[in-house]
Molecule: c-di-AMP riboswitch aptamer (ydaO/yuaA leader)
Organism: Armatimonadota bacterium
RNA sequence: ACAGUCUGGACGCCGAAUCCCGGUUAUCCGGGAGCGGGGGAACCACCGGUUCCGUGGGGCGAGUCUCCGUUUUUGCGGAGAGGGGUCAUCUUCCGACCCCAGCCCGUCAGCUAACCUCGCAGGCGCGGAAGGAAGACCCC
Numbered sequence: 001a002c003a004g005u006c007u008g009g010a011c012g013c014c015g016a017a018u019c020c021c022g023g024u025u026a027u028c029c030g031g032g033a034g035c036g037g038g039g040g041a042a043c044c045a046c047c048g049g050u051u052c053c054g055u056g057g058g059g060c061g062a063g064u065c066u067c068c069g070u071u072u073u074u075g076c077g078g079a080g081a082g083g084g085g086u087c088a089u090c091u092u093c094c095g096a097c098c099c100c101a102g103c104c105c106g107u108c109a110g111c112u113a114a115c116c117u118c119g120c121a122g123g124c125g126c127g128g129a130a131g132g133a134a135g136a137c138c139c140c
Base pairs, nucleotide, nucleotide: 011125012124013123014122018033019032020031021030022029023028034120035119036118037117038116039115044110056108057105058104059103060102064081065080066079067078068077069076070075082100083099084098085097086096087095089136090135091134092133093132094131
């Protein structure tokens, strides 16, 4: 000097997942604000018949759909359409770089005022594309 690992602080990112108060004596419990999810009227929507198939249906989330190939039908590899995120004040555009998972309910739920109820986690990055343009805002 370079690379890697661990710990702490600051800053930043995905996400609803933040802030405050009281008690307990510092484990934890309760509450509030704010953000987010679910259930839940009227009206509206759905509703009938036949045949065939079938792995009922639903929710959170951007995390879906179609086609081709391969493969042991799980799956894997591609193409296209569609969707989501970051680029450090904010929005949009250009450009660059990424993601399209995972989980839950349990035969049950359309929308839905009142009302009821639940969550506030987890995971990452950091000398840079932390680029450019326009507008707004802020500071001097």